[in-house]
Molecule: Lysine riboswitch aptamer
Organism: sheep gut metagenome
């Protein structure tokens, strides 16, 4: 350098379907009060609805979904994977923006998984992600203790580690 393997309190990632949250919310019907604005993501411009009632409050009827999140189960896997800088696209009539979303991403950063705490995403006190702490687990180095199988202490990082060629 190649091939094969191994880590576990949920190891990693997709994903059918069910659930719980979203929400008795938006939506839309019907009544009622009020009366001049309102939609088109934000500004611009334009366009469109409105005194034959714009929105706005109440009162009844009907009543979602996405994005995000978990369980089984299935797939695929052990840099599995993640996120970050950064560079592109796309965005429902035109210009700027801003937000989604999506593709690259060994430039950087995490070995794993959980707990806290802080930030951040988010509708959310679910849940993810960052970053640090703490014990745990794997590992391999170095020193000890044991006849040996083990065990113990520091320390190290997945560009690691283990067998093999």
């Nucleotide at each position: 350098g190649g091939u094969a393997g191994a880590g576990g309190u949920c190891g990693c990632g997709c994903u059918u379907u069910g659930c719980a949250a979203g929400a008795g919310u938006a939506a839309u019907c019907g009544g009622u009060u009020u009366g001049a604005u309102g939609u088109g993501u934000c500004g611009g411009a334009c366009a469109c609805a409105g005194a034959u009632g714009a929105g706005a409050g109440c009162c009844g009827g009907u009543g979602a979904a996405a994005g995000g999140g978990u369980a089984c189960g299935g797939c695929g896997c052990c840099g599995a994977a993640g996120g970050a800088a950064c560079g592109g696209a796309u965005u429902u009539a035109c210009c700027g923006a801003a937000g989604a979303u999506c593709c690259g991403g060994g430039u950087c950063c995490u070995g794993g998984g959980c707990a806290u705490a802080c930030a951040u995403c988010a509708a959310a006190g679910a849940g993810g992600u960052g970053u640090a702490u703490g014990a745990c687990u794997g590992u391999c180095a170095u020193c000890c203790c044991g006849a040996g199988a083990g065990g113990g202490a520091u320390g190290g990082g997945g560009a690691g580690c283990u067998a093999u060629c």